A computed fold for a 91-nucleotide RNA from a soil metagenome, annotated as Glycine riboswitch aptamer.
The prediction has a mean pLDDT of 78.
Its Rfam family is "Glycine riboswitch aptamer". Rfam links the family to the GO term glycine biosynthetic process.

RNA sequence: GUUGCAGGAGAGCGCGCUCAAUCGUCGAUCGGGCGAGACGAGCGCCGCCGAAGGCGUAAACCCGAAAUCGCUCAGGCAAAGGGACUGCGAC
Numbered sequence: 001g002u003u004g005c006a007g008g009a010g011a012g013c014g015c016g017c018u019c020a021a022u023c024g025u026c027g028a029u030c031g032g033g034c035g036a037g038a039c040g041a042g043c044g045c046c047g048c049c050g051a052a053g054g055c056g057u058a059a060a061c062c063c064g065a066a067a068u069c070g071c072u073c074a075g076g077c078a079a080a081g082g083g084a085c086u087g088c089g090a091c
Base pairs, nucleotide, nucleotide: 001091002090003089004088005087006086007085012046014045015044016043017042018041019040022036023035024034025033026032027030047077048076049075053073054071055070056069
């Protein structure tokens, strides 16, 4: 370093709009009206988290250099999954 097993934190099941499977209902049965709307999709807004990754951080000056520190670009905020890192085994 790769891999198997075990452990492994934080923060919203936030709000609005559109589409919409499906369901209910009406009666004049139709390419119909009305209503609801999926542990369905898209877009936008507000709040928040740091432990994939990324970026930043050193004394009078220059260069180089790290993190579990800082940022929050990415990612994430029920469960599941993911998860830095830790322990044990194998190669």
The RNAcentral record of the sequence draws on MGnify.